RNA sequence: AUGUUGAAAAGCUAACCCUGUUGUGAAGCAGGGACAGAAAGUCAUGGGUCUUGUAAAAGAUCGCCUGAUUGCCAAU
Numbered sequence: 001a002u003g004u005u006g007a008a009a010a011g012c013u014a015a016c017c018c019u020g021u022u023g024u025g026a027a028g029c030a031g032g033g034a035c036a037g038a039a040a041g042u043c044a045u046g047g048g049u050c051u052u053g054u055a056a057a058a059g060a061u062c063g064c065c066u067g068a069u070u071g072c073c074a075a076u
Base pairs, nucleotide, nucleotide: 003076004075005074006073012037013036017032018031019030020029021028022027035063041069042068043067046065047064048061049060050059051058052057
């Protein structure tokens, strides 16, 4: 340096819910708090689901799957 493995240790993230706030909405952000997680970091690539819309279409979701990309610790 690279590969494989992973909750044993030190760390890390933060579901649901509550409060405030933004948005028509799905939902996002901040604080509290912990369900869970070895990428639960990032990206909307291909799907899925959801929202707005008569439709065309536009948006949301990466803690739904997939793909790409980056990375910590330990063991081997």

The RNA shown here (c-di-GMP-I riboswitch aptamer) has 76 nucleotides and comes from Sulfurovum sp. It was read from a public genome assembly, where an Rfam model found it. The coordinates come from a structure-prediction model, not an experiment, and the mean pLDDT is 86. Lineage of the source: Bacteria > Campylobacterota > Epsilonproteobacteria > Campylobacterales > Sulfurovum.